[in-house]
RNA sequence: GGGGCCAUAGCUCAGCUGGGAGAGCGCGGCGCUGGCAGCGCCGAGGUCGGGAGUUCGAGCCUCCCUGGCUCCA
Repeated sequence: GGGGCCAUAGCUCAGCUGGGAGAGCGCGGCGCUGGCAGCGCCGAGGUCGGGAGUUCGAGCCUCCCUGGCUCCA
């Protein structure tokens, strides 16, 4: 220098063919228990890495940038 992959909640990750942003763990509250642990219920938490474009509509498609992994040189 060139190719490929990844970036979504505090952490690990889903998200099908463009239309609801989610799960587990963690966190807060409540209940069960004498208490802890555990279990159950409810809840908070996201500018989907940044910018632009296409579209009625973008986490998803296109382009540029940033960071990480990897392959080739």
Transfer RNA from Halospina denitrificans, 73 nucleotides, folded computationally. RNAcentral records the identical sequence in 2 taxa. Its Rfam family is "tRNA". Its family is annotated with triplet codon-amino acid adaptor activity in the Gene Ontology. Rfam's curators write: Transfer RNA (tRNA) molecules are approximately 80 nucleotides in length. The organism belongs to Halospina, within Bacteria.